[in-house]
RNA sequence: CUUAUCAAGAAAGGCUGAGGGUAAUGGCCCACAGAAGCCUUGACAACCUAUUCAGACUAAUAAAAAAAAUCCUGGAUAAGGUGCCAAUUCCAUCCUGCACAGGCAGGAAAGAUAAG
Repeated sequence: CUUAUCAAGAAAGGCUGAGGGUAAUGGCCCACAGAAGCCUUGACAACCUAUUCAGACUAAUAAAAAAAAUCCUGGAUAAGGUGCCAAUUCCAUCCUGCACAGGCAGGAAAGAUAAG
């Protein structure tokens, strides 16, 4: 940089000790009954690999017929590579539409993760 996804899901223990939730602003939350970070164990998920099941499709093999593999679609497993385990990515910010009193819906931006 490109593509896909982001409303679901899932915590204990140890070390440590004051911040954290996106850089910023506003709000709202979490936190000394222990934040962030590190370590251990466990879970969650199913993006990639792997295994497996089902379906669909097509070409070549002299001809006809039939079947399989690769590829494609969907499911299962969770072994390997990542990720993740408060709140929608906590909400808003910019644009559009509706309502126009606080709001609602969609999109964008930014960010996160995976694959390339």
This is a predicted structure of a 116-nucleotide RNA (SAM riboswitch aptamer (S box leader)) from uncultured Puia sp. It matches the Rfam family "SAM riboswitch aptamer (S box leader)". About the family: The SAM riboswitch is found upstream of a number of genes which code for proteins involved in methionine or cysteine biosynthesis in Gram-positive bacteria. Model confidence (mean pLDDT): 79 of 100. NCBI's taxonomy places the organism under Bacteria, Pseudomonadati, Bacteroidota, Chitinophagales, Puia.